RNA sequence: CUCAGGGAUGAACGCUAGCGGCAGGCUUAACACAUGCAAGUCGAACGGUAACAGAAAAAGCUUGCUUUUUGCUGACGAGUGGCGAACGGGUGCGUAACGCGUAUGCAACCUACCUUCUUCUGAGGAAUAGCCCAGAGAAAUUUGGAUUAAUACCUCAUGAUAAUAUUUAUUCGCAUGUUUAAAUAUUUAAAGUUUUAGCGGAAGAAGAUGGGCAUGCGUGACAUUAGUUUGUUGGUGAGGUAACGGCUCACCAAGACUACGAUGUCUAGGGGGUCUGAGAGGAUGAUCCCCCACACUGGUACUGAGACACGGACCAGACUCCUACGGGAGGCAGCAGUGAGGAAUAUUGGUCAAUGGACGAAAGUCUGAACCAGCCAUGCCGCGUGAAGGAUGACGGCCCUACGGGUUGUAAACUUCUUUUGUAUAGGAAGAAACCCCUCUACGUGUAGAGGGCUGACGGUACUAUACGAAUAAGCACCGGCUAACUCCGUGCCAGCAGCCGCGGUAAUACGGAGGGUGCAAGCGUUAUCCGGAAUUAUUGGGUUUAAAGGGUGCGUAGGCGGAAAUUUAAGUCAGUGGUGAAAGCCUGCAGUUUAACUGUAGAAUUGCCAUUGAUACUGAAUUUCUUGAAUCUAAUGAAGUAGGCGGAACAUGACAUGUAGCCGGUGAAAUGCUUAGAUAUGUCAUAGAACACCGAUAGCGAAGGCAGCUUACUAAGUUAGUAUUGACGCUAAUGCACGAAAGCAUGGGGAGCGAACAGGAUUAGAUACCCUGGUAGUCCACGCCGUAAACUAUGAUUACUCGCUAUUGGCGAUAUACUGUCAGUGGCUAAGCGAAAGUGAUAAGUAAUCCACCUGGGGAGUACGAUCGCAAGGUUGAAACUCAAAGGAAUUGACGGGGGCCCGCACAAGCGGUGGAGCAUGUGGUUUAAUUCGAUGCAACGCGAAGAACCUUACCUACACUUGACAUCAUCAGAACUUGUUAGAGAUAACUCGGUGCCUUCGGGAACUGAUAGACAGGUGCUGCAUGGCUGUCGUCAGCUCGUGUCGUGAGAUGUUGGGUUAAGUCCCGCAACGAGCGCAACCCCUAUCACUAGUUGCCAGCACGUUAUGGUGGGGACUCUAGUGAGACUGCCGGUGACAAACCGGAGGAAGGUGGGGAUGACGUCAAGUCAUCAUGGCCCUUAUGUGUAGGGCUACACACGUGCUACAAUGGACGGUACAGAGGGUUGCCAACCCGCGAGGGGGAGCUAAUCUCAGAAAACCGUUCUCAGUCCGGAUCGAAGUCUGCAACUCGACUUCGUGAAGUCGGAAUCGCUAGUAAUCGCGAAUCAGCAAUGUCGCGGUGAAUACGUUCCCGGGCCUUGCACUACACCGCCCGUCA
Repeated sequence: CUCAGGGAUGAACGCUAGCGGCAGGCUUAACACAUGCAAGUCGAACGGUAACAGAAAAAGCUUGCUUUUUGCUGACGAGUGGCGAACGGGUGCGUAACGCGUAUGCAACCUACCUUCUUCUGAGGAAUAGCCCAGAGAAAUUUGGAUUAAUACCUCAUGAUAAUAUUUAUUCGCAUGUUUAAAUAUUUAAAGUUUUAGCGGAAGAAGAUGGGCAUGCGUGACAUUAGUUUGUUGGUGAGGUAACGGCUCACCAAGACUACGAUGUCUAGGGGGUCUGAGAGGAUGAUCCCCCACACUGGUACUGAGACACGGACCAGACUCCUACGGGAGGCAGCAGUGAGGAAUAUUGGUCAAUGGACGAAAGUCUGAACCAGCCAUGCCGCGUGAAGGAUGACGGCCCUACGGGUUGUAAACUUCUUUUGUAUAGGAAGAAACCCCUCUACGUGUAGAGGGCUGACGGUACUAUACGAAUAAGCACCGGCUAACUCCGUGCCAGCAGCCGCGGUAAUACGGAGGGUGCAAGCGUUAUCCGGAAUUAUUGGGUUUAAAGGGUGCGUAGGCGGAAAUUUAAGUCAGUGGUGAAAGCCUGCAGUUUAACUGUAGAAUUGCCAUUGAUACUGAAUUUCUUGAAUCUAAUGAAGUAGGCGGAACAUGACAUGUAGCCGGUGAAAUGCUUAGAUAUGUCAUAGAACACCGAUAGCGAAGGCAGCUUACUAAGUUAGUAUUGACGCUAAUGCACGAAAGCAUGGGGAGCGAACAGGAUUAGAUACCCUGGUAGUCCACGCCGUAAACUAUGAUUACUCGCUAUUGGCGAUAUACUGUCAGUGGCUAAGCGAAAGUGAUAAGUAAUCCACCUGGGGAGUACGAUCGCAAGGUUGAAACUCAAAGGAAUUGACGGGGGCCCGCACAAGCGGUGGAGCAUGUGGUUUAAUUCGAUGCAACGCGAAGAACCUUACCUACACUUGACAUCAUCAGAACUUGUUAGAGAUAACUCGGUGCCUUCGGGAACUGAUAGACAGGUGCUGCAUGGCUGUCGUCAGCUCGUGUCGUGAGAUGUUGGGUUAAGUCCCGCAACGAGCGCAACCCCUAUCACUAGUUGCCAGCACGUUAUGGUGGGGACUCUAGUGAGACUGCCGGUGACAAACCGGAGGAAGGUGGGGAUGACGUCAAGUCAUCAUGGCCCUUAUGUGUAGGGCUACACACGUGCUACAAUGGACGGUACAGAGGGUUGCCAACCCGCGAGGGGGAGCUAAUCUCAGAAAACCGUUCUCAGUCCGGAUCGAAGUCUGCAACUCGACUUCGUGAAGUCGGAAUCGCUAGUAAUCGCGAAUCAGCAAUGUCGCGGUGAAUACGUUCCCGGGCCUUGCACUACACCGCCCGUCA
């Protein structure tokens, strides 16, 4: 930063819907409107008579009708006149305003109808509408003539406490003014009706009601709107108004408003209230009430008490309609209703019964105000959809460890009960009391009271009773965390979900469905908007070293804040009282609807404003005083500033001299460059510009930027000490002004060195860089701009207070260079406190106070636009759209670094021998194939699984077969099992056929085996090692990995395990907020090296004896070797030295062996989703006449090629031939096989011995002695090929091994690179075993024989351990993260 859960809505949408009460219902187009209605009334003001009724008269006749006449009566169209129409009803366009709210004022005003009081109401006149006549026009309408009335109009009289003017006296007031009284002058009234009564009319005064005007305070956003104004501001006079006023006009003056935001632009009716919130606040202004504004748009006045008038007038405009084209008509933002717009908002209803209004004397008329009804779950409230019992815990569904259990679930069925609601029938309100009429009473005959009567739209509604019968009535959302609620199936990063985090790539509690559950319920969810949480705008209640944030610095204006004492005042402040704060609403009590919502009534509250009285501590104001804040005055200090003068060193250049060839220069190495025209080097002289070595320092000065050779002049500041003076004169500081590094700009100088740009040389894959050679602007000076920096202490200024230690600068106090104290600075460490921590800590980031500046997620962006400054470069001010869910700080563990320190290892080095080149063997990749089965893939796959692929193995391919199956268990039936032969077939197998009748028995049958039948099931080397167990590899036999308690830290964590030594070792010692412990190390175990004891066969034979050509062959012996059991031995135990009095190391003695004697077994916590589902086991998924099973043949052995591991060689340290020696460890009855015979040989024959210290495999080989070969592709080398054989085996074609003879490839020591090994080791030599019929074994695992070289050392390569440091990495951890471009 964002979001969920809470509350709310005039809502809308989706799914769903039983009833009632009370409310509400165009938020959008102040868009346009068809039709009807919404303001009339009075005949008791008037002339009258069109319609209706009555009466009278007349005529006609059908004797009860028609016609005519008469205003005669009731009444009344049109008209005159009066009152009303300015109310009621609608809407929110405009309006940022005295519009609204609140509080005042009017001594500056008006008020019809109503009430009270006083006075009056006399006389006359002229018209006009209507009617009648005559016209014009389509119509609306209108013209002329004649005649007529009034409560219409006019004249005269009378007249006041009316109005105006003047004068006098007087009251009040801050003032303009004004009250009262008196006098004079002038001016102005009236209406009648009626049977009396009464109702009216005129003037004046007062009240009430309603308005008008003025004022204080409050009431949006933007400064990227900073200046606005000419009737403007004021005055005098006049006009106008109900009234004040530039309201209007004439003249005069030049004012008025504004940073406390004028003017401008945008937005908006205001309030009571409403929603939310703990409150303060924030948002809002539907319904109801008050005020304002408006009535198609704009303007204007008339009438009137009141209007500049919604249903009046005139003018202009737009639009619509009528028309005979000449001309006319209209205004739903009244109630219904229509179209349009929109997500969206109702009936062209009833009644004046009630309430209210207009007129009227009244009856009454009018009233879309109002009261009612209709539509809509739009909201609030209430009710219901049943209640009790009921387990075989039913069926069904779902799930599971599935012959069973769990859950749905007392839920259902079933039994009993109730009837709100519903249906039917019947009854049936209150709201009604007045006016009016009748009667009566009182008195004063028109008033008051009493009784009776008349009047209901809603409505046959609410309500009541009876009957019937569980009968008519449940959904929606959600169930990964937040957030209450879990399983199965499907899907497989697909389909989809999602408010945020995120879910889905084959075991999804997140998708879709189902079962179950949770929440709410006639509603439930979603969307939109507002408040809350959010102390993320902070008044209550935040921050600014590093997270966003202190202005670069100073001076200073406005403003804000301000030392001590006293007096006055009472503006702020506090308290009391009075007025007001409409009603409704909110809150509380009570009451009425069956309850509630709703309504009534009473109270409280309304935190505010005004007035008044009081208090005086604090703040303010005024006056007086004080000295401690501040300032002024006299002596030391400093790279403080400005201007001038002077100096030496170095560099460069020039001149002269010496001198000669690259010792020039430069670099990691070079080159460009300079140089025989004499460089570089050396010496002397001269010139020029810039900078000032040493002193020099966590030293000094300055506000900051900044300031450094010496000296002079001028100027400024701080500090200390001292008294004296002024007497709060102070602090901070928006706007403003000044200063302000470097770079840059402008003009003119200057230019030694350095040096952007540029050129060249290198480096490099490239190198527009780093390195080198040059070099322009610039750097320097003067004058003028610019105005920014990591302008940093990333820390604003001032004041006060708060433990200590230490260093240093300037001054002062005592005589002083010790020392000590004090003031002002500059540093280091630290306590408390503070802080997210790092840290800070009297120079605070502590505790307080005042003022200023600044911040409010990251990016976009300090960008755009505007304004302003600048010559320009650019600076200052400074957004939004859009986008992300983070960005960021401090610290922690690790991992990492071409960081550091220490240490180790065949890690390097020193050596020896190999690999890489050749041929072959073997494994792998690739390719090929019907198949070349599968797995292993850096180290840690590749002679690996495989300690044996001709068939089998075998999992692969082709073909042929089987389907409860090759194999296990169960049921039923049959049969012993088993087996001979023939035929077919590649075989499996099939058909036929010969033989066989077993064992146990309780005599029923049973056990084993075979066949058949049906189904449960078998079977799978099918997939997933990324679902797993087990086993294994690797780091690594590296020295590490942890825990308990304690302590430290807000925490992650740390400590211990770090440090000093030492070791092969976290091995041991010492130290230490650690003390202990565990797994590892070591030891214990095995083999081997020496000895002793015991035992002495199959082993041995010294001495004794026998015997043999010869041999421990024999008697015998246990001495020796040996065998195999038990012991001993080695422990830094002893001595010397070093070391810290330690651990330990070095040397020595003795000893068979010496510091782990050598070797083996033994592998910590963990890492690599390391390997293995094909050893085995196993979840899930998949196949089930096949992915299972059987058989035959083939394949796993292919072959342009590439790689790994080996063997044999290339030869003389050798080959060949002949002769002569010496092992160890193993194997052997389906076996090892002797002697002897045959074969050149592989081998064959033969048969003794041996179940093994007895017999046998078995000859060890290198070595040694002699002979030969003499450096060649050879007498090296043996591949390949040909021929002939041997052996195993059903079977050697694909595809075995061996033998003999012949053949005789490549190869002459191997490029880059790379491997092993530190002693009985490497190298070299042979022997044995497992697997196995045989063998592709040169492999693997063991055994002994002969038997070296080298290690200075730890700089470097690789790997590892410990400590430390950096980090924008973070456990997928540098093979990380991440930037740009392209797709």